The RNA shown here (Lysine riboswitch aptamer) has 163 nucleotides and comes from uncultured Limosilactobacillus sp. The model forms 98% of the base pairs in the Rfam consensus. It matches the Rfam family "Lysine riboswitch aptamer". Rfam describes the family as follows. Riboswitches are metabolite binding domains within certain messenger RNAs that serve as precision sensors for their corresponding targets.

[in-house]
RNA sequence: AGAGGCGCAGCCAACACUAGUAACUAGCUGGAGCGAUGCCAAGCAAUGAUGGUUAGUGAACAGGGCGGUUGCCGAAGCGUUCAGUCAGGCAGGACUGGAUUGGCUGGGGCGUGAUUGAAUAAGUCACGGACUGUCGCAGGACGAUAAGAGCCUGCGUUGCGCU
Numbered sequence: 001a002g003a004g005g006c007g008c009a010g011c012c013a014a015c016a017c018u019a020g021u022a023a024c025u026a027g028c029u030g031g032a033g034c035g036a037u038g039c040c041a042a043g044c045a046a047u048g049a050u051g052g053u054u055a056g057u058g059a060a061c062a063g064g065g066c067g068g069u070u071g072c073c074g075a076a077g078c079g080u081u082c083a084g085u086c087a088g089g090c091a092g093g094a095c096u097g098g099a100u101u102g103g104c105u106g107g108g109g110c111g112u113g114a115u116u117g118a119a120u121a122a123g124u125c126a127c128g129g130a131c132u133g134u135c136g137c138a139g140g141a142c143g144a145u146a147a148g149a150g151c152c153u154g155c156g157u158u159g160c161g162c163u
Stems, first nucleotide, its partner, number of pairs: 001163002005073001007072006015064001023057007033044002037091004076105003079100008106132002110128007133158001135156006
């Protein structure tokens, strides 16, 4: 420097979902607490809160698949750890960024289970059985009863790899 292939990631656009949800307005109900998941706190509440219900208006974030484009082939993902953000505190959780010097994974897809998730999406992990890349070993056909490359079959290795 190069290769793997439903290969990887970033960005952009439209789309579905989120959701007829949140929120707002009006009516009715109800009656003591409410206060993002827990504990507090600010605050709200008999001038009736929080809640329930009916009608009207009616989103967004995050996540997703597809397409385009850019950069790539430990691409990257996960884990661990540090810092930060999420309406005030602590915890929990989610997200963002840094590090990773051997923590794990060769790659994508399928099935089952667990987990994250609003999710029948998607991600991760474990297991299963195929496919595929790589290299190794054994056998086979071809070949001249030779050798090598390539081909076919089987078994095995795994990216600190292979060419």